[in-house]
Context: one part of a larger RNA
Molecule: small-subunit ribosomal RNA, 5' domain
Organism: uncultured bacterium
RNA sequence: ACGCUGGCGGCGUGCCUCAGACAUGCAAGUCGAACGCGAAAGUUUCCUUCGGGAGAUGAGUAGAGUGGCGCACGGGUGAGUAACACGUAGGUAAUCUGCCCUUGGGUGGGGAAUAACAACCGGAAACGGUUGCUAAUACCGCAUAAUGCAGCGGCUCGACAUCGAGACAGUUGUUAAAGCGGGGGAUCUUUGGACCUCGCGCCUGAGGAGGAGCCUGCGGCAGAUUAGCUAGUUGGUGAGGUAAUGGCCCACCAAGGCGACGAUCUGUAGCCGGCCUGAGAGGGCGGUCGGCCACACUGACACUGAAUAACGGGUCAGACUCCUACGGGAGGCAGCAGUCGGGAAUUUUGGGCAAUGGGCGAAAGCCUGACCCAGCAACGCCGCGUGAAGGAUGAAGUCUUUCGGGAUGUAAACUUCGGAAGGAUGGGAAGAAUAAUUUUGGGUUAAUACCCUGGAAGAUGACGGUACCAUCUUUAAGCCCCGGCUAACUACGUGCCAGCAGCCGCGGUAAUACGUAGGGGGCAAGCGUUGUUC
Numbered sequence: 001a002c003g004c005u006g007g008c009g010g011c012g013u014g015c016c017u018c019a020g021a022c023a024u025g026c027a028a029g030u031c032g033a034a035c036g037c038g039a040a041a042g043u044u045u046c047c048u049u050c051g052g053g054a055g056a057u058g059a060g061u062a063g064a065g066u067g068g069c070g071c072a073c074g075g076g077u078g079a080g081u082a083a084c085a086c087g088u089a090g091g092u093a094a095u096c097u098g099c100c101c102u103u104g105g106g107u108g109g110g111g112a113a114u115a116a117c118a119a120c121c122g123g124a125a126a127c128g129g130u131u132g133c134u135a136a137u138a139c140c141g142c143a144u145a146a147u148g149c150a151g152c153g154g155c156u157c158g159a160c161a162u163c164g165a166g167a168c169a170g171u172u173g174u175u176a177a178a179g180c181g182g183g184g185g186a187u188c189u190u191u192g193g194a195c196c197u198c199g200c201g202c203c204u205g206a207g208g209a210g211g212a213g214c215c216u217g218c219g220g221c222a223g224a225u226u227a228g229c230u231a232g233u234u235g236g237u238g239a240g241g242u243a244a245u246g247g248c249c250c251a252c253c254a255a256g257g258c259g260a261c262g263a264u265c266u267g268u269a270g271c272c273g274g275c276c277u278g279a280g281a282g283g284g285c286g287g288u289c290g291g292c293c294a295c296a297c298u299g300a301c302a303c304u305g306a307a308u309a310a311c312g313g314g315u316c317a318g319a320c321u322c323c324u325a326c327g328g329g330a331g332g333c334a335g336c337a338g339u340c341g342g343g344a345a346u347u348u349u350g351g352g353c354a355a356u357g358g359g360c361g362a363a364a365g366c367c368u369g370a371c372c373c374a375g376c377a378a379c380g381c382c383g384c385g386u387g388a389a390g391g392a393u394g395a396a397g398u399c400u401u402u403c404g405g406g407a408u409g410u411a412a413a414c415u416u417c418g419g420a421a422g423g424a425u426g427g428g429a430a431g432a433a434u435a436a437u438u439u440u441g442g443g444u445u446a447a448u449a450c451c452c453u454g455g456a457a458g459a460u461g462a463c464g465g466u467a468c469c470a471u472c473u474u475u476a477a478g479c480c481c482c483g484g485c486u487a488a489c490u491a492c493g494u495g496c497c498a499g500c501a502g503c504c505g506c507g508g509u510a511a512u513a514c515g516u517a518g519g520g521g522g523c524a525a526g527c528g529u530u531g532u533u534c
Base pairs, nucleotide, nucleotide: 001529002528003527004526007384008383009382010381011380012379013377014376015342020340021339022338024337025336026335029069030068031067034066035065037063042057043056044055045054046053047052076295077294078293086219087218088217089216090215091214092213095212096211097210100208101207102206103205104204105203106202107201108142110140111139117132118131119130120129121128122127148174149173150172151171152170155166156165157164158163179200180199181198182197183196184195187194188193221267222266223265228258229257230256233255234254235253236252237251238250240248270292271291272290273289274285275284276283277282297318298317299316300315301314320331321330322329323328348374350373351372352371356370357368358367359366360365387417388416389415390414397408398407399406400405431463437457438456439455440454441453442452443451478523479522480521481520482519483504484503485502489518490517491516492515493514499506500505
């Protein structure tokens, strides 16, 4: 997987084939405590030529835009890859690191734009153009600056020259920033604030944590009916490039480098922790879960960024699909569901962010098909039930018979009970850790304010009125086999026919081997068959 059958629960698992094509919905956003804009409906007031107009509110709300962080995580798949891809043990004196933690120093003063918006214009659309206005934690100069970076000088160390590391102090050059929010006694004030203070940020160093890059030894496959392979090839010098070593790239020079310890070529394959089997040694496998890698319609490329050569970002080319006014545009489920196709074969276009975790945010909170749950499927494992005790005149029926009987068989009927799971009804608990707020200690501070922090009181459950408990009630057995191997035998039918069969073999007129019945054996919500592995 298929055939027959099928009561329940718990926990798992569920496209192994076409990395085939995909309708539809959802799967990555968030911040107004960075910034400038900013509606409408409705309600209401006034005016009115009764058509309507103006104002307020709605509301600085909805909304789009600039900016920040995230989108490199999480989720999928196994195509490619025989490779430093993986595993393991090391190296990096050849390196980088946003957010987080610890710690030092700083945060001064200016400028020019631009989107949104408005007007006009082009286009079927996608989208775009011109002119004009404006803000910032967006952008650009200036100032200041070292323990940073670069150069010079000496010292110590790395066995040593080169080179590098460390600390030293002397000197020269060079490089930075941004504000926002809460509170406040005195003083000033244009009533915004200045100023003080707390918090969050910003810039520049040092250290850490976690993460990543690169290098190396060893290890894990089939074919010799593949024996030679290699020109950026192997090495050197110089220059370039990178965070960084290196033919990584380039110029020049040398002629090397690999190979029966299997190079090269061909085939196959993601690797591992592990899983299956086995007394072990081995053999087979790599699905679920976890680690690493690779890929994202096919191929190539860069941009942004701390990090991507980026599944739901971009550009170009290709195949395919769709829209078109024929000029031109749009798309990528190997995310979750779902559809078609292929196939022996694999589920719902479900609920919820309550929990765990993640992103953003000061927070409230928002987002989260990750996740937690529910649904479907005996697909697997485990557990439970389909009743228990009594009941002979061994009832009837059926089968068989030597016609006396024997078997089914305590089985049923009947009597007395009421187990376990499930259903209905009702009730109570757990999954919750606590938030705003109030109060009380500590820190900070000029401050009893604000803020930070410890304690006490104090909301929130998708599953679901589910599990569980109590009471009441009564729904559930099949499948294969019976010649030997191999547990289990008779009758009838058939007559080398029809058929069986894993092997040996059965069947040609008394077949325990075919078909049916009775009986029996085995397993049991499963039982058989086929396939695969040991």